[in-house]
RNA sequence: GUAGUUAUAGAUUCUAUCGCUUCUUUUUAAAGAAGAGGAAAGUCCGGACAAGAUAGAGAAACAUAGCGGAUAACAUCCGUCGUCUGUAAAGAUCGGACAAGUGCAACAGAAAGCAAGUACAGUUCGGCUGUAGUGAAACCAGGUAAACUCUAUGUCUUGCAAUGCCAUGUAAACUAAGAAUUGAGGCUUUCUCGGCCAACUUAGAGGGUAGGCAGAUUGAGGUAUAAAGUAAUUAAUAUCCUAGAUAAAUGAUAGAACCCAUUUUGGGAACAGAAUCCGGCUUAUGAGUAUCUACUAAA
RNA sequence: GGGCGAUUAGCUCAGAUGGUUAGAGUACUUGCUUGACAUGCAAGGAGUCACUGGUUCAAUUCCAGUAUCGCCCACCA
Numbered sequence: 001g002u003a004g005u006u007a008u009a010g011a012u013u014c015u016a017u018c019g020c021u022u023c024u025u026u027u028u029a030a031a032g033a034a035g036a037g038g039a040a041a042g043u044c045c046g047g048a049c050a051a052g053a054u055a056g057a058g059a060a061a062c063a064u065a066g067c068g069g070a071u072a073a074c075a076u077c078c079g080u081c082g083u084c085u086g087u088a089a090a091g092a093u094c095g096g097a098c099a100a101g102u103g104c105a106a107c108a109g110a111a112a113g114c115a116a117g118u119a120c121a122g123u124u125c126g127g128c129u130g131u132a133g134u135g136a137a138a139c140c141a142g143g144u145a146a147a148c149u150c151u152a153u154g155u156c157u158u159g160c161a162a163u164g165c166c167a168u169g170u171a172a173a174c175u176a177a178g179a180a181u182u183g184a185g186g187c188u189u190u191c192u193c194g195g196c197c198a199a200c201u202u203a204g205a206g207g208g209u210a211g212g213c214a215g216a217u218u219g220a221g222g223u224a225u226a227a228a229g230u231a232a233u234u235a236a237u238a239u240c241c242u243a244g245a246u247a248a249a250u251g252a253u254a255g256a257a258c259c260c261a262u263u264u265u266g267g268g269a270a271c272a273g274a275a276u277c278c279g280g281c282u283u284a285u286g287a288g289u290a291u292c293u294a295c296u297a298a299a
Numbered sequence: 300g301g302g303c304g305a306u307u308a309g310c311u312c313a314g315a316u317g318g319u320u321a322g323a324g325u326a327c328u329u330g331c332u333u334g335a336c337a338u339g340c341a342a343g344g345a346g347u348c349a350c351u352g353g354u355u356c357a358a359u360u361c362c363a364g365u366a367u368c369g370c371c372c373a374c375c376a
Base pairs, nucleotide, nucleotide: 001295002294003293004292006290007289008288012257013256014255015254016253017252018251020035021034022033023032024031025030026029037271041282042281044280045279046278047277048276049159050158051157052156056193057192058191059190061155062154063153064152065151066080067079068078069077070076081095082094083092084091085090096150097149101148102147103144104143118132119131120130121129122128163214164213165212166211174204175203176202177201178200185197186196187195188194207375208374209373221240222239223238224237225236227234228233258268259267260266300372301371302370303369304368305367306366309325310324311323312322318356327343328342329341330340331339349365350364351363352362353361
C1' cells in the first nucleotide's frame, strides 16, 4: 500500500430573537424551567402492569436444547468444550435422541433397507474376503429429526382501543333461530372434563356519545467513585430528576466556534419522529478511529 | 397504538409428503374455418414461484430476515 476481521466514542456545539407543548411562581399577563432516537422502526422474543374463578385436571399446540454462569425474565448476554467454514484474523440460524417406533431417499445404479446380489480376483468352497463401478449416501447398532416423533424443561388467555371512575345522550326498535328448573344458554377455553352464572341467549340490523380524569412517566432509572468476579453482572456510597403530548408540541432566522470541500464562497449530510413503560434481538444508515490477519513492496 | 393474513404467467387462481419438464382458465401470437369479422378448431409462446440468506445431495415447498399489499379492534344502554 491492497484486501479483509473485530471493537467502539459519537450522531455538530454555544448565544440572541420569534414561535409551539407542558409545568411552576407571582399574578392575570408576564417571568422562569424542561422539551425525540441510536435505532423512537419491525412488533421478532422476554417481562412489568391490568382484567378475566388468583386461571384446576387431561389432551392438543407452541417454544427451547453441549456444559456452567448472569438476569425480573428471555430464543438475550458471558465463559468454556466440540463440529463445520475460512490461508488467517475470525465467523456460524452448527450442538439431546435414528441403540423406541413410523416415514423418506429423484436421477444413476445389480441393489436405497424384511434386503437382494452385478463384474473381476482370491478362497479354508461358507454368496466367505477384497477390489471395481453408480450415487449425497452401499450393510453397519447405515443416513435423515429447520421429517413425523420421543426425552427433558417451560408456556393460562387477552393487550393501555387492557382496566377503573365521572359527564353527555339514546329505543338495546325490528327480524330470524332457540329456550322455562327434567334447565336452553352464557363465562373461563384451542378441545373435553370440572367449576361459576343462569332467564334470557345468539345472529342480522339499529339508537346514542365522539368529552374529561386516572392508568401515565421516580424507573429492574441515570452519573461518579472505589470493591467482588476471567466476564456477563452484582451489591455499597454519594449525587441528579431528565418529554408526557392526545391528532398529537419539540421549529425558524441571525451570529460565533469546529469540521469538510474549495478559497468569491458553499455545506453540516445518512437512516429517520416519542404515543403505557422497561430488557434484548433484528433491520435501515453517513463519515471516522483503533486492534488484529493475509499478501505485496521498500528500508 | 394493538392483533392477524397474503404474495406462483399480463389478470384470476391451483399445486405437493422437498425430487426428474410448476399447471388451469382468461388474455396474447400463429395457422385453419369465413367474401370479411365474431364464434369455433389446432398449435405455440409467456414464470428470478415477491426479495435475501440458511438447513439439505436437492428448496416454489422447511427455517429466519426484508419489502409490498390487505383485513380486524372505540365507548354506552
Molecule: RNase P RNA; transfer RNA
Organism: bacterium